[in-house]
RNA sequence: GACUCCAUAGCUCAGUGGUAGAGCAUACGAUUGCAGAUCGUGCGGUCCCGUGUUCGAACCACGGUGGGGUCU
Numbered sequence: 001g002a003c004u005c006c007a008u009a010g011c012u013c014a015g016u017g018g019u020a021g022a023g024c025a026u027a028c029g030a031u032u033g034c035a036g037a038u039c040g041u042g043c044g045g046u047c048c049c050g051u052g053u054u055c056g057a058a059c060c061a062c063g064g065u066g067g068g069g070u071c072u
Base pairs, nucleotide, nucleotide: 001071002070003069004068005067006066007065010024011023012022013021018055026042027041028040029039030038048064049063050062051061052060
């Protein structure tokens, strides 16, 4: 340099046009002599950035940034 994949919650990931989800973590409650485990209820995200397409974009197009892989 060329091609290709990825970027969504503190972490690991789902969601591929119609109001953004799970597990873990965390807070509180139940339980326990205390803690852990277990159960319940919450908290938590301008969906990497910009522009465009569309009635509507995390999702499509273009450009950019960062990361992984292959080739040279």

This is a predicted structure of a 72-nucleotide RNA (transfer RNA) from Suillus lakei. The sequence is in RNAcentral, with records from ENA, GtRNAdb and Rfam. The same sequence occurs in records of 26 taxa. Rfam family: tRNA. From the family's description: Transfer RNA (tRNA) molecules are approximately 80 nucleotides in length. By type it is a transfer RNA. The organism belongs to Suillus, within Eukaryota.